Predicted 3D model of a 101-nucleotide RNA (TPP riboswitch aptamer (THI element)) from an uncultured Verrucomicrobiales bacterium.
[in-house]
RNA sequence: UGAGUAGAACGGGGGAGCCUGUGGAGCAAUUCACGGCUGAGAAUUCACCCUUUGAACCUGACGCGGCUAACACCGCCGGAGGGAGUUCCUUAUGCCUUUCU
Repeated sequence: UGAGUAGAACGGGGGAGCCUGUGGAGCAAUUCACGGCUGAGAAUUCACCCUUUGAACCUGACGCGGCUAACACCGCCGGAGGGAGUUCCUUAUGCCUUUCU
């Protein structure tokens, strides 16, 4: 200097929805708590996921199709666009310095 890939350290990025049910507040709209659904994660977890080998996550999008009590619940969109890193580690090559022959 280049390549590689599992991991590690330190740092950084991100999301937190829905309501067939129970109880409370409220004229109602709604709201709070419990509980339920899916998921890695549905807020104090100090957790989970992702970190350019980038679908973690965002835009498109109050998008489209399917299921459901309902919902990014499943799929399309998506060989679309964005999106947060350094070092250690392994290996190859070159250069410099020192020592020996």